RNA sequence: GAUCCCGUGGCCCAGUGGUUCAAGGCGCCUCCCUGACACGGAGGAGGUCGGUGGUUCGAUUCCACCCGGGAUCA
Numbered sequence: 001g002a003u004c005c006c007g008u009g010g011c012c013c014a015g016u017g018g019u020u021c022a023a024g025g026c027g028c029c030u031c032c033c034u035g036a037c038a039c040g041g042a043g044g045a046g047g048u049c050g051g052u053g054g055u056u057c058g059a060u061u062c063c064a065c066c067c068g069g070g071a072u073c074a
Stems, first nucleotide, its partner, number of pairs: 001073007010026003018057001028044005050066005
């Protein structure tokens, strides 16, 4: 330099045009349980869906560019 893949809470990820809240796991907080801790149970907080534009009645989802990460080739 070329091609391809990925970017969603602190971390891992699902969702791939519309619907009532972006589902779930780990972690975190509160309460219960315990003499206490762990385990377990109940509840809760936490997301400008990488950025900017475009298409569309409507974009996390489609398109372009940029940014970041990865793979292959040179």
A computed fold for a 74-nucleotide RNA from Gemmata obscuriglobus, annotated as transfer RNA. It matches the Rfam family "tRNA". The family's RNA type in Rfam is transfer RNA. About the family: Transfer RNA (tRNA) molecules are approximately 80 nucleotides in length. RNAcentral records the identical sequence in 2 taxa.